[in-house]
Context: one part of a larger RNA
Molecule: small-subunit ribosomal RNA, 5' domain
Organism: uncultured bacterium
RNA sequence: GGAUGAACGCUAGCGACAGGCUUAACACAUGCAAGUCGAGGGGCAGCGGGGAAGUGCUUGCACUUCCGCCGGCGACCGGCGCACGGGUGAGUAACACGUAUGGAACCUGCCCGCAGCAGGGGGAUAAUCGGAAGAAAUUCCGUCUAAUACCGCGUAACAACCGGAGGGGGCAUCCCUUUUGGUUUAAAGGAUUACCGGCUGCGGAUGGCCAUGCGGCGCAUUAGCUAGUUGGCGGGGCAACGGCCCACCAAGGCGACGAUGCGUAGGGGUUCUGAGAGGAAGGUCCCCCACACUGGUACUGAGACACGGACCAGACUCCUACGGGAGGCAGCAGUGAGGAAUAUUGGUCAAUGGCCGGGAGGCUGAACCAGCCAAGUCGCGUGAGGGAAGACGGCCCUACGGGUUGUAAACCUCUUUUGCCGGGGAGCAAAGGCGGUCAUGUAUGACCGGAUGAGAGUACCCGGAGAAAAAGCAUCGGCUAACUCCGUGCCAGCAGCCGCGGUAAUACGGAGGAUGCGAGCGUUAUCC
Numbered sequence: 001g002g003a004u005g006a007a008c009g010c011u012a013g014c015g016a017c018a019g020g021c022u023u024a025a026c027a028c029a030u031g032c033a034a035g036u037c038g039a040g041g042g043g044c045a046g047c048g049g050g051g052a053a054g055u056g057c058u059u060g061c062a063c064u065u066c067c068g069c070c071g072g073c074g075a076c077c078g079g080c081g082c083a084c085g086g087g088u089g090a091g092u093a094a095c096a097c098g099u100a101u102g103g104a105a106c107c108u109g110c111c112c113g114c115a116g117c118a119g120g121g122g123g124a125u126a127a128u129c130g131g132a133a134g135a136a137a138u139u140c141c142g143u144c145u146a147a148u149a150c151c152g153c154g155u156a157a158c159a160a161c162c163g164g165a166g167g168g169g170g171c172a173u174c175c176c177u178u179u180u181g182g183u184u185u186a187a188a189g190g191a192u193u194a195c196c197g198g199c200u201g202c203g204g205a206u207g208g209c210c211a212u213g214c215g216g217c218g219c220a221u222u223a224g225c226u227a228g229u230u231g232g233c234g235g236g237g238c239a240a241c242g243g244c245c246c247a248c249c250a251a252g253g254c255g256a257c258g259a260u261g262c263g264u265a266g267g268g269g270u271u272c273u274g275a276g277a278g279g280a281a282g283g284u285c286c287c288c289c290a291c292a293c294u295g296g297u298a299c300u301g302a303g304a305c306a307c308g309g310a311c312c313a314g315a316c317u318c319c320u321a322c323g324g325g326a327g328g329c330a331g332c333a334g335u336g337a338g339g340a341a342u343a344u345u346g347g348u349c350a351a352u353g354g355c356c357g358g359g360a361g362g363c364u365g366a367a368c369c370a371g372c373c374a375a376g377u378c379g380c381g382u383g384a385g386g387g388a389a390g391a392c393g394g395c396c397c398u399a400c401g402g403g404u405u406g407u408a409a410a411c412c413u414c415u416u417u418u419g420c421c422g423g424g425g426a427g428c429a430a431a432g433g434c435g436g437u438c439a440u441g442u443a444u445g446a447c448c449g450g451a452u453g454a455g456a457g458u459a460c461c462c463g464g465a466g467a468a469a470a471a472g473c474a475u476c477g478g479c480u481a482a483c484u485c486c487g488u489g490c491c492a493g494c495a496g497c498c499g500c501g502g503u504a505a506u507a508c509g510g511a512g513g514a515u516g517c518g519a520g521c522g523u524u525a526u527c528c
Base pairs, nucleotide, nucleotide: 001528002527003526004525006524007523008522009521010520013380014379015378016377017376019373020372021338026336027335028334030333031332032331035080036079037078040077041076043073044072047071048070049069050067051066052065053064054063055062056061057060087291088290089289097215098214099213100212101211102210103209106208107207111204112203113202114201115200116199117198119153121151122150129142130141131140132139133138159184160183161182162181163180164179165178166177167176168175169174189196190195217263218262219261224254225253226252229251230250231249232248234246235245236244266288267287268286269285270281271280272279273278293314294313295312296311297310316327317326318325319324344370346369347368348367352366353364354363355362356361383414384413385412386411393405394404395403396402418469420464421463422462423461424460428455434449435448436447437446438445439444472517473516474515475514476513477498478497479496483512484511485510486509487508493500494499
């Protein structure tokens, strides 16, 4: 000098764009953060309509009861999603990460392409209803019923498995390929015209999985480490390979080119600095990894060993009728604590994206916005021109003439950014859907039309009044730009280093003046 997720002191007008718990992976009140589909299903708790009966009478209205008949729909069965998105950095020094090469042995829901298929049956169960236990959480018993829930049967291959034959490769076990025989394995309907789905196979895409090489912090005052350890054979397991696991056999494997141990740490793209080489950092954004109160386990599923799922153990908190139960903010806000220190218990799904749905649409603290904070970068302003009696006042010198503050002020003439007041007022929004026209009447397609905005009456534009409402901070001995007076008297104090202060201190405190930067300026901390 540059830099920062900074903090502190003094000060502070506006805007744009970015940023905001670096500490306790400490504990959390409250609300929200993952649902959706009635075009899979039985139903009907609530709402609206309709129908039937009854009662009242104001004779077409009110009330009551019943009927799932219709619109719809709480709970329930079922499907898809909940493995994404969002958070954090504890652990991890290599199974991470980065990069390169590969598949020798693999899986992949939704999506895309191609080929083929969807026949006919069965038994349950939830909700409901009835009953029981409990303070509650909840649980149990009985009875009824449906499905795109579940289970057989039939059909079936280029699919899987087991064989035969031919060809090619190979010393052989075997491998590749062609053909052929046998065995096994499937489905679901709904809406109502052509739509949405279902099943099987092959291929693709995407995502995962696996293998190998290289790179990858400090300490040698860590020198030896290792028994599933290293390899083989056989098996188990897995989507698949593999000591991944197991039985047996061999005695290997790693290490001064740093094993093992200890400490520290998420890695990278990048960021800061530097002429570069290098050094330092890994917050925001993007990619990857790991974790979800602590430890362990599996279930479901295409995918998890699963943040807002399950079970067990533990610590902690809460409820309890003492028998027993409930919970997990490292999601968004917010609270306490810790700390030098870090924001609102805000708005909207309008846009972008995600999940579900045929769609309308629903959900979305993802996201987009708004609020707070000079915490950063950039831009603008706090006025412009004229104006000498060089005014008053202050300060300083003095040869008492003066010098300086200083064109500074007053005063005159202008301007009006920003702020204030008034008026107008966006883009982000054209798709899907709705209405119309045409193609062929519908589906569908094309065209036309109007509707849809949280931010927001915001940005922006126009007008108005008015210099009006807007300057500080640090320094002035040398380094280092900027000097005098007064006070103090080794005191009080200053200080980054050298050093100042003991009676004329340009170094302390004040004043006047000056210098530097400027809505900031200094100090502290850290890095180059």